[in-house]
RNA sequence: AGAGUUUGAUCAUGGCUCAGGAUGAACGCUAGCGGCAGGCCUAAUACAUGCAAGUCGAACGAUACCAGAGAGCUUGCUUUCUGGGAAAGUGGCGCACGGGUGCGUAACGCGUAUGCAACCUACCUUAAUCAGGGGGAUAGCCUCUCGAAAGAGAGAUUAACACCGCAUAACAUCAUUUUACGGCAUCGUAGGAUGAUCAAAUAUUUAUAGGAUUAAGAUGGGCAUGCGUGACAUUAGUUUGUUGGUGAGGUAAUGGCUCACCAAGACUACGAUGUCUAGGGGAUCUGAGAGGAUGACCCCCCACACUGGUACUGAGACACGGACCAGACUCCUACGGGAGGCAGCAGUAAGGAAUAUUGGUCAAUGGGGGCAACCCUGAACCAGCCAUGCCGCGUGCAGGAAGACGGCCCUACGGGUUGUAAACUGCUUUUAUACGGGAAUAAACCUCGCUACGUGUAGUGAGCUGAAUGUACUGUAAGAAUAAGGAUCGGCUAACUCCGUGCCAGCAGCCGCGGUAAUACGGAGGAUCCAAGCGUUAUCCGGAUUUAUUGGGUUUAAAGGGUGCGUAGGCGGCCUAUUAAGUCAGGGGUGAAAGACGGUGGCUCAACCAUCGCAGUGCCCUUGAUACUGAUGGGCUUGAUUACACUUGAGGUAGGCGGAAUGUGACAAGUAGCGGUGAAAUGCAUAGAUAUGUCACAGAACACCAAUUGCGAAGGCAGCUUACUAAGGUGUUAAUGACGCUGAGGCACGAAAGCGUGGGGAUCAAACAGGAUUAGAUACCCUGGUAGUCCACGCCCUAAACGAUGAAUACUCGAUGUUAGCGAUAUACAGUUAGCGUCAAAGCGAAAGCGUUAAGUAUUCCACCUGGGGAGUACGCCCGCAAGGGUGAAACUCAAAGGAAUUGACGGGGGCCCGCACAAGCGGUGGAGCAUGUGGUUUAAUUCGAUGAUACGCGAGAAACCUUACCUGGGCUUAAAUGUCAGGUGACCGCUGCCGAAAGGUGGCUUCCCUUCGGGGCAACUGGCAAGGUGCUGCAUGGCUGUCGUCAGCUCGUGCCGUGAGGUGUUGGGUUAAGUCCCGCAACGAGCGCAACCCCUAUCUUUAGUUGCCAUCAGGUCAAGCUGGGGACUCUAGAGAAACUGCCUACGCAAGUAGUGAGGAAGGCGGGGACGACGUCAAGUCAUCAUGGCCCUUACGCCCAGGGCUACACACGUGCUACAAUGGAUGGUACAAUGAGACGCCACUUGGUAACAAGGCGCAAACCUCAAAAAGCCAUUCUCAGUUCGGAUUGAGGUCUGCAACUCGACCUCAUGAAGCUGGAUUCGCUAGUAAUCGAAUAUCAGCAUUGAUUCGGUGAAUACGUUCCCGGGCCUUGUACACACCGCCCGUCAAGCCAUGGAAGCUGGGAGAACCUGAAGUCGAUAACCGCAAGGAGUCGCCUAGGGUUAUACUAGUAACUGGGGCUAAGUCGUAACAAGGUAGCCGUA
Repeated sequence: AGAGUUUGAUCAUGGCUCAGGAUGAACGCUAGCGGCAGGCCUAAUACAUGCAAGUCGAACGAUACCAGAGAGCUUGCUUUCUGGGAAAGUGGCGCACGGGUGCGUAACGCGUAUGCAACCUACCUUAAUCAGGGGGAUAGCCUCUCGAAAGAGAGAUUAACACCGCAUAACAUCAUUUUACGGCAUCGUAGGAUGAUCAAAUAUUUAUAGGAUUAAGAUGGGCAUGCGUGACAUUAGUUUGUUGGUGAGGUAAUGGCUCACCAAGACUACGAUGUCUAGGGGAUCUGAGAGGAUGACCCCCCACACUGGUACUGAGACACGGACCAGACUCCUACGGGAGGCAGCAGUAAGGAAUAUUGGUCAAUGGGGGCAACCCUGAACCAGCCAUGCCGCGUGCAGGAAGACGGCCCUACGGGUUGUAAACUGCUUUUAUACGGGAAUAAACCUCGCUACGUGUAGUGAGCUGAAUGUACUGUAAGAAUAAGGAUCGGCUAACUCCGUGCCAGCAGCCGCGGUAAUACGGAGGAUCCAAGCGUUAUCCGGAUUUAUUGGGUUUAAAGGGUGCGUAGGCGGCCUAUUAAGUCAGGGGUGAAAGACGGUGGCUCAACCAUCGCAGUGCCCUUGAUACUGAUGGGCUUGAUUACACUUGAGGUAGGCGGAAUGUGACAAGUAGCGGUGAAAUGCAUAGAUAUGUCACAGAACACCAAUUGCGAAGGCAGCUUACUAAGGUGUUAAUGACGCUGAGGCACGAAAGCGUGGGGAUCAAACAGGAUUAGAUACCCUGGUAGUCCACGCCCUAAACGAUGAAUACUCGAUGUUAGCGAUAUACAGUUAGCGUCAAAGCGAAAGCGUUAAGUAUUCCACCUGGGGAGUACGCCCGCAAGGGUGAAACUCAAAGGAAUUGACGGGGGCCCGCACAAGCGGUGGAGCAUGUGGUUUAAUUCGAUGAUACGCGAGAAACCUUACCUGGGCUUAAAUGUCAGGUGACCGCUGCCGAAAGGUGGCUUCCCUUCGGGGCAACUGGCAAGGUGCUGCAUGGCUGUCGUCAGCUCGUGCCGUGAGGUGUUGGGUUAAGUCCCGCAACGAGCGCAACCCCUAUCUUUAGUUGCCAUCAGGUCAAGCUGGGGACUCUAGAGAAACUGCCUACGCAAGUAGUGAGGAAGGCGGGGACGACGUCAAGUCAUCAUGGCCCUUACGCCCAGGGCUACACACGUGCUACAAUGGAUGGUACAAUGAGACGCCACUUGGUAACAAGGCGCAAACCUCAAAAAGCCAUUCUCAGUUCGGAUUGAGGUCUGCAACUCGACCUCAUGAAGCUGGAUUCGCUAGUAAUCGAAUAUCAGCAUUGAUUCGGUGAAUACGUUCCCGGGCCUUGUACACACCGCCCGUCAAGCCAUGGAAGCUGGGAGAACCUGAAGUCGAUAACCGCAAGGAGUCGCCUAGGGUUAUACUAGUAACUGGGGCUAAGUCGUAACAAGGUAGCCGUA
């Protein structure tokens, strides 16, 4: 110090989360020791038991008991005295401290600083003075009475330092009065005078102790005041002893503290009152700090002591271990009455996640009493329990590589890691254990002795006293011996692999992981981080500048009030004087101690502790300074205002007037439609509409001018004119002299809709009705139509009330347009002021953008914001006639929501362009029969794959067996095949039986070769090593392929622009088939694509002529290149040439385009092929092949037979054949090209109607064969019909292939002769040698389902105006809430589950108050009878009051039938509102 998380990516906004520190903690796992600390945060709940405050005999009486002495004597009883002395009593002091807790308290309670001229203070210290003489009681004790007890009462009797008079008395108090001085208003201090009042106590060892009064000190308190010290305004008014005065009472003392009277005040937006919460501080935690949070332990203060009230005593209390009363609770009881208060220390129960021993000692420190000894002390000091925290120590150290065994991992005969780790060798002994030694804390008091002065005091010496404790510490011994875990390992965040699991189980702080290859789950190995601890949970601060004083924002992210006027408040021009409040400086006081910080020191170190110092940012006092701010006084004119003159405008209010249009009415004229729409219909119209003309009426709005214009604070304002009225601007610089700016509350204005009353009502038009559209259409469209729209008055008070931009002032380059003035004769113009716009420098901004009209630079004031949803909702309050408005939450829920810009994709957005895309044509599909593939169904199996385009005559370019992967059945188990090694054998092969469907099983016969003798070859057998799988995953892969698409695109380097994603280049203007080329340009170049280079084809030349050819010459045949010969031609196949917009004309800058141009075989890419950019579809293929992982191993492997892949109500795709006369049939006749051939093609001959068979020539082929080309042409026939069309289906008979044609082949002949008469919606192909049509060949192959596929040639068209539309594509641009990218996203109701919440008849509590009644104890007041000598008391009465009761209300909490909306939840229903022009642009307010 930052990091993760919104996006395809980016920047910024913004929330959520994490890493750090801390704790009086708790929980989980684990645990060796010590030191120092800490330990009921919850129930201020209830408490058994013990202890926590007593002491004094040197205040007093009496004295059980003990000892001694004495007396009486009934010698064992009574009594007296002395000493000791229990328990109880009177009296004194203490009990108001110490200890606990945090209920209450928002307060002078606390903190801080002052004041008391308004006060008190026992014990202690200092100083002064005094103590004379009396009195009566009472407890105790004794005797009785009552009571269960607690206790109470009566009588008799007694003491005091207990109580009460009298005397004395001032430097005390009070009254009157006087002098001096002082102060702070009342007054104070000091000194006088006169008068009045008040005191005491004794004890004893005679020296002290104690007592009284006064004055001072010290200590402790009381009171008052300034400042500071929570939340809520959804608490805005509160108050009657209230605020003040006079007088009195009361108090230690001031004071409405209390009372009487008088006045009507007092507090409050600088937050009164109310409600809720809370002890405050020193400090603690955190933080760079400012702050924020906390208030355990320790210290100070306060409050409380079962709850509430009250006083007494006392120096001090309204009293924790005192009293009285009331209440609740518990206990005892003889039922009549009594007792009690752990928030003291232990402890118990309960509550709770959770917090200890019913311990020891007064040895030390401290406290009370006492002369003292001493007693008391759960204060305190110690010990016990607890890893609760902090600190320290240890669990060993060194060597040791065969890098051991084992584990884990891997590319596995090996390597890596665990790991110098272990074993092993040497060393050490902290700690633990055992046995020894052994402190300090202790010195006083006191006792004894000594010294100084005075039998006492002071000093000094010795002696006495240890709970903790035989502790700390230390010595010796033996021995590595007694001692390591926890969490984590996807990123944040240090640390990785294997196995298991398979959206399951589970993890998770956030993002998220898990659906068969999980570094994220569980285990293991390894690693990392801490370590006697480690993690988790909870809470606080930090990070968070995420409440921003330091240190934020508000055009679009959350956020400027709709606008103005103005109150309080805040801020404020120039000069000068005074003052010194703020401010600054010096000095003084205080800021307790502890803590923090620094130094030093003590425990072996540290934690801890001691000591010294600094700091303590604060408050108060004082002295000074006077720039600035303030206050007061004086002046100024530039801010502001006024006056005068001119000027501007849809500024406002009220009245009058006008024309056009619309509607209605009347009349005229006129006839069949009008109107309306995408198209229609409803509607109007023969009872005369619409259209036309004339007249009349009504209400509303004001065309042109008109503008990017003007005016107004905003809303808003538009015909003309009048009146009234407001404002701005300019000019002059005359007047005033800071009069200013802003503005919480407040007041006023405030579009439309809406409301009330009364008018008005032409148009338009919510609601409503009808007609359409539609799946529906409560809409969009149409015809009507009421509120309303208009006016007056009164309300409402909201808008996307927007410039989404508060007001004011100053400053900061410019350009240009325009409005109104001034200057000027002038809308020439350099100027100037005030507006309204556009573009831009600097600057700002996340960017878009803003930019003198700021969103720039500054100042002042106001308003507002703090994640999204819930929600501008609920409740409360205010306003309103209502509608509703203003103010305005929470629970719960999510990890985002949102802004700007970028790249894509998309649009029922736009522009440009292309393609058999449409159009124009030709021929098909869809209807029939058949073939073939698919789906479905069936089946033992109908093997598998391919499934929009881009599957479906596809893998398959040949399923009868085989193929074959499927099914049934029979068999085999290291295997079917192959390789290699080893062994032995000489066989194996061959021939031949039986069982069997075969495979297989089981027999018989037969029995090597070569040799250099070392061996080699061959063959099977046996054994070892390597199996096999068309099983799964194409979503783990390679390779190959389809498609967009032969579309023209896709990128890179450097530079430049941008914060960045990215852009530029590649866009633009032309052009092209083309990102093809040219021009321009912050780009310049380059790559993959395009094109070209390659092949075929079209023309020519040349070379070469066999198996091809034959013009000329010759021979020859019925005929024939048949023969000699020839290279001319065709042809064959090598090499070349040729085409490049090269030439011309037109257009053009160029590129290029156009031309019935020329030439040329070919002309603008000549035609065709091969060739497929970056990428897309998790496209296809694990069944061509290869391959990771998983799975099977007497089977998911292998062999065999048979069956199946050929099934068949049906649906679809692709084809063939047809439906006929452009045809069928019969006969004749002509012209190809490409190919194939020896297990072959087969001439020819014969037989058969034929398929074919039997003979048989040639040919491994430019030679021979397949081979006939067919359509065509020439004839004949058929004559429009289910036919001489069509050929399905079926029957019979055959042929061929093959081991075998049943399931299941092809072909031939005869017979049979089905559907079908041109095919709905729809849909496909094709732009020229193309479509259409006609045959031919080949691969596969024994044969064949081939009508398929791939090639070959023959004949050979029509049409294209054109790009509006459909489909696909390219480029540019635009919008976007899409990015899985429109097959996207997304809204609302309903249905289901869960959750929190609002309302609600009612029910149940709670606290605070009010009124009335009652009213304990007690203070105070009054008081004749009774008691007392008296003081006084009892009793009675009165005031006040805790509590109780009754009544009504308000507030608040819980609960509730029912009810309202809200949120959340993989695959529910209905629609499709929004995002693109979202298919009716969207949104805001209102009904």